Molecule: transfer RNA
Organism: Pseudovibrio japonicus
RNA sequence: UGCAGGGUAGAGCAGUCCGGUAGCUCGCUAGGCUCAUAUCCUAGAGGCCGGUGGUUCAAAUCCACCCCCUGCAACCA
Numbered sequence: 001u002g003c004a005g006g007g008u009a010g011a012g013c014a015g016u017c018c019g020g021u022a023g024c025u026c027g028c029u030a031g032g033c034u035c036a037u038a039u040c041c042u043a044g045a046g047g048c049c050g051g052u053g054g055u056u057c058a059a060a061u062c063c064a065c066c067c068c069c070u071g072c073a074a075c076c077a
């Protein structure tokens, strides 16, 4: 420098194909259960989707540019 994949809740990941109120597991909080803890059951909190702009009635999803991570290739005096 080029190509490919990725960035979504505290963690790990879906959702993009086909635009229409953002979900799963674990974790966290509260309650139930228990002599008690854990397990188990129920409920709740927590993210406006890496950033900026554009298209659209409507964007995590489409388009442009930029930032970051991973891999491959190239360069390597």
Base pairs, nucleotide, nucleotide: 001073002072003071004070005069006068007067010026011025012024013023020057028044029043030042031041032040050066051065052064053063054062